Molecule: transfer RNA
Organism: Micromonospora zamorensis
RNA sequence: CGGGAGGUGGCGCAGUCGGUAGCGCGCCGGUCUGGGGACCGGAGGCCGUCGGUUCGAUCCCGGCCAUCCCGA
Numbered sequence: 001c002g003g004g005a006g007g008u009g010g011c012g013c014a015g016u017c018g019g020u021a022g023c024g025c026g027c028c029g030g031u032c033u034g035g036g037g038a039c040c041g042g043a044g045g046c047c048g049u050c051g052g053u054u055c056g057a058u059c060c061c062g063g064c065c066a067u068c069c070c071g072a
């Protein structure tokens, strides 16, 4: 320098032929339990970033940023 992949709550990951986001773990509260733990309830993200298209974008298009892989 060229090509490719993914970037979503603390962590791991899903998601939508475009209609404002969910699962597991973790965290907080409660009940039960000898304990391990079980059950119930709850908080927490606007989807890397900046633009474009659109009535509407996490999803489509473009630039940039960081990570990983391949090539030179």
Stems, first nucleotide, its partner, number of pairs: 001071005007065001010025004019055001027042006048064005